[in-house]
RNA sequence: AGGGUUUGAUCCUGGCUCAGAACGAACGCUGGCGGCGUGGCUAAGACAUGCAAGUCGAACGGUCCGGAGAUUGUUUGUUUACAAAUAACCUCUGGAUAGUGGCGUAAGGGUUAGUAAUGGAUAGGUCAACGUACCUUUUGCUUCGGAAUAGCGUCGUUAGCAGCAAUGCUAACUACCGAAAGGGGCGGUAAUACCGAAUAAUAUCACGAGUCGAUGGACUCGUGUUCAAAGAUUUAUCGGCGAAAGAGCGGCCUAUCUCCUAUCAGCUUGUUGGUGAGGUAACGGCCCACCAAGGCUAAGACGGGUAGCGGGACUGAGAGGUUGACCCGCAACAUCGGGACUGAGACACUGCCCGGACCUCCACGGAGGGCUGCAGUAACGAAUCUUGCGCAAUGGGCGAAAGCCUGACGCAGCGACGCCGCGUGUGGGAGGAAGUCCCUCGGGAUGUAAACCACUGUCAGGGGUAAGAAAGUCCGCUUCGGCGGUUUGAUCUAACCCAAAGGAAGUCACGGCUAACUUCGUGCCAGCAGCCGCGGUAAGACGAAGGUGGCUAGCGUUGUUCGGUAUCACUGGGCUUAAAGGGUGUGUAGGCGGAAAGGUAAGCGUCCUGUGAAAGCCCCCGGCUCAACCGGGGAAUUGCGAGACGUACUGCUUUUCUUGAGGCAAGUAGGGGUGCACGGAACUCUUGGUGGAGCGGUGGAAUGCGUAGAUAUCAAGAGGAACGCCGGUGGAGAAAUCGGUGCACUGGGCUUGUUCUGACGCUGAGACACGAAAGCGUGGGGAGCAAACGGGAUUAGAUACCCCGGUAGUCCACGCCGUAAACGAUGUCUACUAGGUUGUGGAGGUUCUGACGCCGCCACGGCCGAAGCAAAAGUGUUUAGUAGACCGCCUGGGGAGUACGGCCGCAAGGCUAAAACUCAAAGGAAUUGACGGGGGCUCACACAAGCGGUGGAGCAUGUGGAUCAAUUCGAAGCAACGCGCAGAACCUUACCUGGGUUUGACAUGGUUGGAUGCGCGCCUGGAAACAGGUUGCGCUACCCGCAAGGGUGAAACUUCCACAGGUGCUGCAUGGCUGUCGUCAGCUCGUGUCGUGAGAUGUCGGGUUAAGUCCUUUAACGAGCGAAACCCUUACUGUUAGUUACCAGCCCGGAGCAAUCCGGGGGGACUCUAACGGGACUGCCGGUGUUAAACCGGAGGAAGGUGGGGACGACGUCAAGUCAUCAUGGCCUUUAUGCCCAGGGCCUCACACGUGCUACAAUGGCGGUCACAAAGCGAUGCAAAACCGCGAGGUCGAGCUAAUCGCAAAAAUAUCGCCCCAGUUCAGAUUGUAGGCUGACAACUCGCCUGCAUGAAGUUGGAAUCGCUAGUAAUCGCGUAUCAGCUAUGACGCGGUGAAUGUGUUCCUGAGCCUUGUACACACCGCCCGUCAAGUCAUGGGAGUCGUAAAUACCCAAAACCGGGUUGUUAACCGAAAGGAAACGCCUGUCUACGGUAAGUGCGAUGACUGGGACUAAGUCGUAACAAGGUAGCCGUAGGGGAACCUGCGGCUG
Repeated sequence: AGGGUUUGAUCCUGGCUCAGAACGAACGCUGGCGGCGUGGCUAAGACAUGCAAGUCGAACGGUCCGGAGAUUGUUUGUUUACAAAUAACCUCUGGAUAGUGGCGUAAGGGUUAGUAAUGGAUAGGUCAACGUACCUUUUGCUUCGGAAUAGCGUCGUUAGCAGCAAUGCUAACUACCGAAAGGGGCGGUAAUACCGAAUAAUAUCACGAGUCGAUGGACUCGUGUUCAAAGAUUUAUCGGCGAAAGAGCGGCCUAUCUCCUAUCAGCUUGUUGGUGAGGUAACGGCCCACCAAGGCUAAGACGGGUAGCGGGACUGAGAGGUUGACCCGCAACAUCGGGACUGAGACACUGCCCGGACCUCCACGGAGGGCUGCAGUAACGAAUCUUGCGCAAUGGGCGAAAGCCUGACGCAGCGACGCCGCGUGUGGGAGGAAGUCCCUCGGGAUGUAAACCACUGUCAGGGGUAAGAAAGUCCGCUUCGGCGGUUUGAUCUAACCCAAAGGAAGUCACGGCUAACUUCGUGCCAGCAGCCGCGGUAAGACGAAGGUGGCUAGCGUUGUUCGGUAUCACUGGGCUUAAAGGGUGUGUAGGCGGAAAGGUAAGCGUCCUGUGAAAGCCCCCGGCUCAACCGGGGAAUUGCGAGACGUACUGCUUUUCUUGAGGCAAGUAGGGGUGCACGGAACUCUUGGUGGAGCGGUGGAAUGCGUAGAUAUCAAGAGGAACGCCGGUGGAGAAAUCGGUGCACUGGGCUUGUUCUGACGCUGAGACACGAAAGCGUGGGGAGCAAACGGGAUUAGAUACCCCGGUAGUCCACGCCGUAAACGAUGUCUACUAGGUUGUGGAGGUUCUGACGCCGCCACGGCCGAAGCAAAAGUGUUUAGUAGACCGCCUGGGGAGUACGGCCGCAAGGCUAAAACUCAAAGGAAUUGACGGGGGCUCACACAAGCGGUGGAGCAUGUGGAUCAAUUCGAAGCAACGCGCAGAACCUUACCUGGGUUUGACAUGGUUGGAUGCGCGCCUGGAAACAGGUUGCGCUACCCGCAAGGGUGAAACUUCCACAGGUGCUGCAUGGCUGUCGUCAGCUCGUGUCGUGAGAUGUCGGGUUAAGUCCUUUAACGAGCGAAACCCUUACUGUUAGUUACCAGCCCGGAGCAAUCCGGGGGGACUCUAACGGGACUGCCGGUGUUAAACCGGAGGAAGGUGGGGACGACGUCAAGUCAUCAUGGCCUUUAUGCCCAGGGCCUCACACGUGCUACAAUGGCGGUCACAAAGCGAUGCAAAACCGCGAGGUCGAGCUAAUCGCAAAAAUAUCGCCCCAGUUCAGAUUGUAGGCUGACAACUCGCCUGCAUGAAGUUGGAAUCGCUAGUAAUCGCGUAUCAGCUAUGACGCGGUGAAUGUGUUCCUGAGCCUUGUACACACCGCCCGUCAAGUCAUGGGAGUCGUAAAUACCCAAAACCGGGUUGUUAACCGAAAGGAAACGCCUGUCUACGGUAAGUGCGAUGACUGGGACUAAGUCGUAACAAGGUAGCCGUAGGGGAACCUGCGGCUG
């Protein structure tokens, strides 16, 4: 710091998405140790059990347990005295404690439900509205009495007796009531509990006086009034009371800040203020009575939703955004709701009362409870711990203290939940083990990794112990400084020793983003995926393995926040066309505002000061071995407040100015507005005349009108609407809009000026006004036009386009509606920033005046353009430039300008305006193509003009289809179909049936065997292949050796193993080859230039050409592949050369009357052959043209503008064709999909198509006679002559390795004769018969040829369609390849005869270039819209139903405070007493929780049915849009229609 993703590519806009950091986390896999932190985010839902607040005997009386002593009594001993024991009481003393009393329990601890302000934060105030227990300081006081009450003691029942009764006595039972909680009567007792009295001030109140202050008020003095206390003990302390002050802690008040929502716009009656009384510690409508009618609100009141707030935390460059766990501060709450009491403090978490819900106990009468304290339980949930130890430390409560209490706290336990640290070893060790993976089979990777050798000892384990966390308390002594002694650890642990590499590595990823790659499996399946996207048989994307990369006791996933995202833009965005300027104006609030001077100091700046808690962040230093963590110090805390100073700017205020703005005056242009009046043309209708058959309408028609007289034409009349020419990118207006003429009324603009006012200005949320067309209401009007509607056409249909009619409407008046592509798709205002040109209006200068002209000025309307801007197109003084002011609007596409709600409207509808869900795009501008039922130019047998065909017949051949055991396979519009096949009877042959065979018909290597093996024969089975047998003959390698023989084991055979083989699949895995566009003229590159870029330029324009051929112009200059040329052939000619070709002239011989012929010499002339040359180049002339290229005409020439023909085929297109020519990856097969053989099939045949042949005849057929080619081929071959056969052919075989011989006859033609227009003397199919030929077997399926006989269809061919522009078409024969033969009428060549037409480009087809439009790019066989049908999902309406929330009115009314009443009860005080005062109780009033009733409101859930929406490879109907999309499209509105849509009216150009 950026990246991926819209496109064929580009730039931009714009969303989605990724890489980073963080977390109170959760889940998956894995898991060695330690330190420090941290851990119920959900159900403020419910809780078993234990613990979490007590303490003080030095406040008090008792009680209990002890000790000591005195007195008295009893008992025992002794004679008494006396002694001992024991009991009671008293005194002293130690310990414990229920109760009274004091202090504490309002702290600490928990949680975040509520709360949008009764809260929090910051800064102030309350000494001009306050309080304060404990603590500190100062000062004064602490006197005399009284009455109770807890504690404590006691209480009964039954029977009898006495008594009127109350009650008493006696006896028994051992005993108040109650299950419990708890409670009652009587008696009597203490205090630092309670009460009274006294005294008292700088306290309180009243009065008076004085001083000060800004109102309120403060201070001082004097006089009077009122108010207090408690004692305890160790005798030195601790207490108690009044007053003043301090510290700390609180109460209250003020200012500023503090979330979303206007689809919440009005709220409020104690409400706002006053007076008085009450209440409080204190101000206050805090409460009450009365009076007034106020108060809040667009700077958002009121309402709704959500939420504890802050220090801080996370993130970020920052500004910000998000957040409020742990720690600290504040608030609120304590099962839900209400209430007060006590107290210094509470309306009180483990207090009280009442009500509700829930739970527990119960003897059914009643009673108890509150973990949002620490643990813990079930429940909830993705999810969160031990019912631990200790008060040793720190802190708190009580106490004089010891001490007690303390789930605060200190520790430990559990959890990788987080941060930090450590370890799982270190060094050496191979050209590198094994295993695994890959492989081109050579090797490579894992990999120094392991093994192995040497070493070390952190952590864990075992043993082991010191110091520390400890300071104090207590005891003793003391010179009060201290000293000595004793004692306190829940928990944690260093050092040291032992042992041994031993106990300790995973997880995610590897297509791009993004570091990291291969193999196998799978085959749009299974699956992956954050985005783009992978997977349909060669997947680096799925799964596995190997390898690699990242991090590491963790790694990955999910969720959330910030970032990236300038994607809400303060820093720091935009609005012509991408989303976005309001339809236009007037104007309120608000915002902003010209020049000069004075004052002020609010904003602003500087300095200083208070505060901004601590912790945290940052810096420095220090402590744990380091770090995390912790300690100390500093900085920072950008904020708020107080003070001083400054005054440029802004504000406020005062004075002045004229340039902004406005007024006045003089001119001036205009379809500016409203009303009234008038006019002519056209149209329709009515009447009349003329006239007589059609008119009208269309692409063509028809409906329609017309003999009842139309159309046409003339005259007269009526009616309504609109105003031709002028007229114009011209004028006016705010916009919508405004057009005949005149008059009346009226708004605005512009120009000029020795003029006036003096900032009066700009913008403008709300508001108000205007606002095309359509539409609505009422009343008129109605000629033309014309939604709807009717009819006619078109069409597959035609609810349309076209035609004939036609109603609303269009027009007028009044009233609504309030929208348009209401557009310059561009808000208004101001200033500044090159020009050129033109139009409209005005005034001026120049000229003696005027006109014309020229010059400069102001305002308005256009065009072109510099700079600049812009994504580009473009814009450019009429800004989209540079700046300023104000308003409106935008934030991905769809859903949707829709739903709900609200406001407006008579309605139609308008304004405002979401969400769920869904997609990864939607979009703008420009580029290159492609396409167009767009345009221009040009070409081609493309059409036209011609000639001949095909399509009809028969046959041949190929294909489809059908058939079959098989009819092998491929080719499929042009560009498959006489194509692969230049030749299927067997073979070929790949197919079928049957028979056989398995290392194989063929290749290579290894291996076994043993010496065999091979050829020629013979026999058996068989269709053959093959299987089996037999003996005979011949051959059989190399070395040693004379030989005998020995050795080796080559060739061949055989056994087994590797492997062979496959015309099996994939031409969509491929190479090669080929077709096609197309012999069309195109396709590109280098450098330069232009453009942000894709790209453009060059290659365009003007000419020209067959041609991107050439010329010219030119930001292009050059070049390449194509075109052309070079090559072959043909046409003319020269030279050279003449054998097998030639024979003109010459000579000789022969034949013949002759013409002449034959042969031989000879010739190099001619023809010819085949090698090298020449020739043609727009070279010459004339014209046209730009000076050019070039074109036209001509001359010469064998040939003239490429002379004719051929070979040659650019970049590319069609996933074109071929795995069956060949080659080849992968897959499949291996006693078979291989190989061999026989027979069959590829030749079938109701049918359809293509390509051909032969015909249909007289330009002909048949017969006779007679001419003229070229190019080929020939040795398993061509074959002459002769003979035989009617013939095919046969016999024989000369010659020929071929310019020599042969095939070989060319045919049409020419000429003579016949036929006489007919199914024929045309045509020849079909069939019969007799033959011939080929063939190493064989012509049945299934060959060719010949003779004779037979003699079908067919009389020129529908729609449609093909070829051809000259030696061409047409027509006539000849040859060759393949081949034994041939189904060849095919293919490829050769020559003979030999035309017609066109000189044009309107149309059909195809092609090229330029241009234009595009929503296409798989490129029009494209894209794409809507209904209907199916599935899924979310959502609106909906008779209703259910729930919830907050209010309103009324009813009932617990407890409690405060009042009222009181005949009840009562210790203190007063009183001689009666009684009083006071308290309690009871009754009652106000208020009121809970509960109830009623009518609504908001929100949510659900609901038969219903509306649209979104999505979903191959459903139905059409074809609306994109090209002129085939009727240009779109906007608003209205009507209509299965649907897209159609039509009317007005508007826009996108």
Description: A computed fold for a 1550-nucleotide RNA from a sediment metagenome, annotated as small-subunit ribosomal RNA. The RNAcentral record of the sequence draws on SILVA. The coordinates come from a structure-prediction model, not an experiment, and the mean pLDDT is 82.